[in-house]
RNA sequence: GCCUUUGUGGUGAAAUGGAUAUCACAGCAACCUUCUAAGUUGUUAGUUUCUGGUUCGAAUCCAGGCAAAGGCA
Repeated sequence: GCCUUUGUGGUGAAAUGGAUAUCACAGCAACCUUCUAAGUUGUUAGUUUCUGGUUCGAAUCCAGGCAAAGGCA
């Protein structure tokens, strides 16, 4: 340099083009307990990597950046 794949809360993952973006863990609060752990309940947290485009409608499709991983040279 070229090609492929990936990018979603703090972390790991879901989500046929139909939307209030879901789940688990973690965090916080309460309950429980003599205390801690465990458990139960509630709750916080995302401009879905960026900029455009297509569409009535985009996390999802298209183009170009950026970043990461892999392959070829």

Predicted 3D model of a 73-nucleotide RNA (transfer RNA) from Symbiochloris sp. SG-2018. The source organism's lineage runs through Eukaryota, core chlorophytes, Trebouxiophyceae, Trebouxiaceae and Symbiochloris. It matches the Rfam family "tRNA". Rfam links the family to the GO term triplet codon-amino acid adaptor activity. About the family: Transfer RNA (tRNA) molecules are approximately 80 nucleotides in length. The coordinates come from a structure-prediction model, not an experiment, and the mean pLDDT is 80. It is recorded under the gene name trnR-TCT. The same sequence occurs in records of 2 taxa.